Context: one part of a larger RNA
RNA sequence: UGACGGGGGCCCGCACAAGCGGUGGAGCAUGUGGUUUAAUUCGACGCAACGCGCAGAACCUUACCUGGGCUAGAAAGCGUAAGAACCUUGGUGAAAACUGAGGGUGCCCUUCGGGGAACUUACGAUUAGGUGCUGCAUGGCUGUCGUCAGCUCGUGUCGUGAGAUGUUGGGUUAAGUCCCGCAACGAGCGCAACCCUUGUUGUUAGUUGCCAGCAUUAAGUUGGGCACUCUAACAAGACUGCCGACCUUUAAGUCGGAGGAAGGUGGGGAUGACGUCAAGUCCUCAUGGCCCUUACGUCCAGGGCUACACACGUGCUACAAUGACCGGUACAAAGGGUUGCCAAACCGCGAGGUGGAGCCAAUCCCAAAAAGCCGGCCUCAGUACGGAUAAGAGUCUGCAACUCGACUCUUUGAAGGCGGAAUCGCUAGUAAUCCCUGAUCAGCAUAGCAGGGGUGAAUACGUUCCCGGGCCUUGCACA
Numbered sequence: 001u002g003a004c005g006g007g008g009g010c011c012c013g014c015a016c017a018a019g020c021g022g023u024g025g026a027g028c029a030u031g032u033g034g035u036u037u038a039a040u041u042c043g044a045c046g047c048a049a050c051g052c053g054c055a056g057a058a059c060c061u062u063a064c065c066u067g068g069g070c071u072a073g074a075a076a077g078c079g080u081a082a083g084a085a086c087c088u089u090g091g092u093g094a095a096a097a098c099u100g101a102g103g104g105u106g107c108c109c110u111u112c113g114g115g116g117a118a119c120u121u122a123c124g125a126u127u128a129g130g131u132g133c134u135g136c137a138u139g140g141c142u143g144u145c146g147u148c149a150g151c152u153c154g155u156g157u158c159g160u161g162a163g164a165u166g167u168u169g170g171g172u173u174a175a176g177u178c179c180c181g182c183a184a185c186g187a188g189c190g191c192a193a194c195c196c197u198u199g200u201u202g203u204u205a206g207u208u209g210c211c212a213g214c215a216u217u218a219a220g221u222u223g224g225g226c227a228c229u230c231u232a233a234c235a236a237g238a239c240u241g242c243c244g245a246c247c248u249u250u251a252a253g254u255c256g257g258a259g260g261a262a263g264g265u266g267g268g269g270a271u272g273a274c275g276u277c278a279a280g281u282c283c284u285c286a287u288g289g290c291c292c293u294u295a296c297g298u299c300c301a302g303g304g305c306u307a308c309a310c311a312c313g314u315g316c317u318a319c320a321a322u323g324a325c326c327g328g329u330a331c332a333a334a335g336g337g338u339u340g341c342c343a344a345a346c347c348g349c350g351a352g353g354u355g356g357a358g359c360c361a362a363u364c365c366c367a368a369a370a371a372g373c374c375g376g377c378c379u380c381a382g383u384a385c386g387g388a389u390a391a392g393a394g395u396c397u398g399c400a401a402c403u404c405g406a407c408u409c410u411u412u413g414a415a416g417g418c419g420g421a422a423u424c425g426c427u428a429g430u431a432a433u434c435c436c437u438g439a440u441c442a443g444c445a446u447a448g449c450a451g452g453g454g455u456g457a458a459u460a461c462g463u464u465c466c467c468g469g470g471c472c473u474u475g476c477a478c479a
Base pairs, nucleotide, nucleotide: 001479002478004475005474007473008472009471010470011469012468013467015463016462019426020425021424022423023422026317027316028315029314030313031312032311033310034308035307042053043052064303065302066301067300068299069298070297073127078124079123080122081121082120083119086103087102088101089100090099091098092097107116108115109114129292130291132290133289134288138286139285140281141280142279143277145275150189151188152187153186154185155184156165157164158163169180170179171178195269196268197267198266200236201235202234203233204232205231206230209226210225211224214223215222239263242257243256244255245254247253319419323378325376326375327374328373329372335366336365337364340359341358345354346353347352385416390411391410392409393408394407395406396405432455433454434453435452436451437450438449
C1' cells in the first nucleotide's frame, strides 16, 4: 500500500421488511447429469453452465457410428496433352461412382496453317485439406463485479524509502454531482450532457390517410373538403427559470407551491472507466506451436445426435364456478409478403382443397385480435374440470415423415383436490393476465428467443437482521 475480520461509523440496491404472483408436488415440452449404445458428435459447470452455442437435427445440416468408394484429392493456383462448352440417353450399383451410345460445333484474332479466352478430362510438380490438440502460447469478440462511482496522471510539497498528498475533512447529490475548507494547483478516463424513442404544441404537406358541415352509398363507396385524426420533416418546450421556508454556512442544495402536457435525471433505450475471474470461445473467424497426410483428409448410403430404472434446472397446461362449454357482439399496436402474401366464391365436420381477384404494399393480403360485454347451460362431482396416453381414419410440406414432422376428425379418457424443507420475480402502465407479429424456416415454437399492443393491481412503517456493493477508520500471526 492492499486484501481480510462472526471490528466500528456513514450510505445505497426488490438486499431485507410490507405486498402480489410463482417454482419445489402432477402430466407434458425443453436443456443437463447419469446410465445405455456401434454412435448416442463437441463445447458450456456457483452467482456469471443447464429453452446456453442451436434465429428452428427426417435427408442435408453433421462435426459421431456402420458399411461402400477416392488418393494432387470435395474447393484454389501452375505446367503439359486432348477435347469447345453443353445437351439427350443405355447398363451395373443403396448411392457415391464406374462404363458405354448419340447429338453439337459456337465467341475473339487470323497470313486460313493456326492461335487465344472460358469450360471439361487425364497426367505431373510446388502442395492442398483437418469442426485433430493446446482459450494455460494468442488476436478478435463476449460474460461478470456493475451503469457500481470509481480509476489515474503532470507539476509541486512531505517522507531515507516503499509511498503519501491531490481523491481526506464539513455539507450535498443518482453520481469523485456540486459547494465550502485545506500543500496543493491543474488535467485525463469514467458520471452527466450530446444520440434514438415516447409524452404537449405549432408550421409545412394532404395520397394510398382522414370526414366536421353539404350531397350520395350496402360500405369514406363516390362528389367534395384538408378542419380533425394520422403520417414525417422542421421548430418550440423544462432551465431549480419563478415564489415561500420562522431550512442550510449569504454556498451547493433540500422541502413545499405556482404556472404547465410534462418538475427537479419526465418515462424507456443505446452507451459499460482502470481493472478482476490464467472466466468463456482454437467448433464463427484469424493465428503460433504440436500432430494426421491411400488418412485424424474427402465423397456417398443407412443409422445416431430424438435412447431411458433415475436425478436436477427452465417452462407450458392444469387442478376449476372471479370457472368450463354454446350462441351473439365490440375495441389494438407492431410487423411480414413476388421462389411471396393470398381475397371473394365453391367443396369438405375439420386439417385442407379448388379457384383465381388484388398487391413489389398508409392502397391488396396474412387478419380471426383474445381476455371483454350480452344471453343460455352446467351446480361442486375426479365432474360438461383436466387433458396425458392409446386405437382408427385423414390433411399438408417434402425425393422421402418407419426410426423421427406438424396439424385435423372420431373414440379413449391417466395423474392432478393448489403442492414439504426450501426458493424466485416484481415498486406502475410495473406485477399479474390476454392475445398479435417476426426472425430461423420446404415443413416443424407450450411468448424458446426478439418485439407489439389490450385489461390492469397491492405494498414500501422502516434499515435491527440476511445478501451484494461504495467511502472513512481500526486491528492484523496474510501478500

The prediction has a mean pLDDT of 82. Small-subunit ribosomal RNA, 3' major domain from an uncultured bacterium, 479 nucleotides, folded computationally. The full RNA is in RNAcentral, with records from ENA and SILVA.